The part of an RNA shown here (small-subunit ribosomal RNA, central domain) has 350 nucleotides and comes from an uncultured prokaryote. RNAcentral holds the full RNA, with entries from ENA. Model confidence (mean pLDDT): 82 of 100.
[in-house]
Context: one part of a larger RNA
Formats: sequence, C1' cells, structure tokens
RNA sequence: CUGGGCUUAAAGGGUGCGCAGGCGGACUCGUCAGUGUCUUGUGAAAUCCCACGGCUCAACCGUGGAACUGCAGGGCAUACUGCGAGUCUUGAGGUAGGUAGGGGCUGUCGGAACAAUAGGUGUAGCGGUGAAAUGCGUAGAUAUCUAUUGGAACGCCAAUGGCGAAGGCAGACAGCUGGGCCGAAUCUGACGCUGAGGCACGAAAGCGUGGGGAGCAAACAGGAUUAGAUACCCUGUUAGUCCACGCCGUAAACGAUGUGCACUAGAUCCCGGAGGUUUUGACGCCAUCGGGGCCGAAGCAAAAGCGUUAAGUGCACCGCCUGGGGAGUACGGCCGCAAGGCUAAAACUC
Repeated sequence: CUGGGCUUAAAGGGUGCGCAGGCGGACUCGUCAGUGUCUUGUGAAAUCCCACGGCUCAACCGUGGAACUGCAGGGCAUACUGCGAGUCUUGAGGUAGGUAGGGGCUGUCGGAACAAUAGGUGUAGCGGUGAAAUGCGUAGAUAUCUAUUGGAACGCCAAUGGCGAAGGCAGACAGCUGGGCCGAAUCUGACGCUGAGGCACGAAAGCGUGGGGAGCAAACAGGAUUAGAUACCCUGUUAGUCCACGCCGUAAACGAUGUGCACUAGAUCCCGGAGGUUUUGACGCCAUCGGGGCCGAAGCAAAAGCGUUAAGUGCACCGCCUGGGGAGUACGGCCGCAAGGCUAAAACUC
C1' cells in the first nucleotide's frame, strides 16, 4: 500500500448549509504535464540470483553474467486524464401559469372543560379504594343555576392522511415568509455531486433574569399496603410544565438503514397535479409525473427479511467498526454559569 465490513452481530455523524479537498455530461481543435514505447547516461563495491571454478566436501572464496524493478536527458505516439480555446443541451438552475399542505414567524378572535370568587336553590354528607384511611364539609361542602376572572390545551373533521433537512408541526382568521409538486413554451450553458474543518438548526429534562401559574406534577409530607415498602394505590403539594430573552447541545435524535446519480418483473391501496375519453360538468376509465403504504419476480441476505421508497446492480464523496470487561471512564485539551458535553486512553482481567 492492497484486501473486509456498518437494518438486527462491533460499526451511518441528530439534521442541514457549505470553504478547502476528492470526483464530474456531449463534441471539436491545440498542448504533450500525467500515461505508453524506444533509446542514452547513471543506478560504487559487497550482498541476493544464475553459471563455472578453488580449498578432500561444506561454510567460505574467486571469475563471469544477470539483476539493481529507481532517477535524469532525448526521440516518437495521442486513446484516456490534466491544461488552454471553442461549440452544445440531456445534468443543474431561472421565468409567466396552476395546485395541495398541522412548513416557519407575528397579531387578532373563539367556544367547551376545569379551578377560584360572588350570589341563588338546597342539606348531610362528599371524596377516594381491592377494601380503607389521611383529606374536604353545619363557619353550609358535594350537587345545581347565574355572573365574573384566569391560565393552559385545542374535541369532532382525523386517516393506514398531509408538511418539514432533522428535531418536529393541529381551534379559526389575517399579515409577512421558506420549500415542494404539476406544467406548454422559453432562457442561462456543466453553473454539478459529495463535503475534513467551519457555521447554523436541534425533543424532553436542566440552568440564568424577569413574568405567569388553571390543570397536571419529580422532590417532599401524610394515609394505606407490607415482614419491611425510602415503591406500586390514595389525599395534598413545590420546582417544573406556559411566556420573553439568553444558555445547554443531549436521546432507542430509529427506518437502529449517510448523501447524490444511473440501471433492474409485476399487482394493488391512499394523497397532490396537468392530460385524454363520453357530452359542458361530476363520477368512472386510460396513460403519465411527484409523494406515502402493503405484497411480491430476479437478485441479495447467516437468517429474520429487503425487494424501483433496495438491504438488488454499479459509480462518486463523507462518517464510522476491529473480542468482552475496565470505559464512553481517567488524564490533558476545548466548550459550559452549573449540571455536564465533545475529544479519548492504559494498567489489569476473562
């Protein structure tokens, strides 16, 4: 240096954007750097290899050859790569039009449930459990009616559904805004793919400052249960959950499956388009593009299974793995207010 792997055995980075780097569509011309071939010089000797020879053999030694796979110069070749110039449209991107959508941010509005407060009706229980008790209630509870206030979450629609790069996203309306898909024509002319570092985003919990606090509820207290019960069950209740700003940067961040492109039987269901068909329309049917599922040919796989949404067949680039424990730990470094995160061993042991 080459050779093996990463759904579940060890192994895909949580996700995206993107500098460097790696790789890169069709055609023509030039150049000849890479590349190929021929040649020249050099590649000390010894060593290694081959042949012959000398010590009785051998080790060892001598002579000759080969080799030294390298480097440099020169000639030639021009398919491929590079470089320079030019052309192209199929990759990529843009433009008028159409479309669906919980994509993001901000504002306004809403009803039902719940709690509190006030008032009315009304009287002895309510609540809770396997059964109870703690708890609440004659200072009038529970129940019921009316009014007002508050915070949080949005039933039905609702789906095997949709959207987003991922985390994730759901009451209604409005404003601002990102992306996708379909699509006749047209424009730019390789502008592309990947992406070490880097930057940004990143559930929940947690942290800082200030608000808010209805319900729920770690911790905590009490009641039960039990041999005990630092639990499961019950009664309360604080952080928190919510908002603003700033941190944290983790996860079974999962499809346990990196991204992009190309190719490789079918059947069927759902969502979004534009088109054809009947007759203007609707439904249906036909073909087609994009997305989401299920089943399956070939193939793959240790099997389970995967199977045009590949785990099939290939290419490009990145990340990662190398027996179990010690250990995702120690030390050091970087980051953080802290909690801790990232990077990451060894002794020893089986």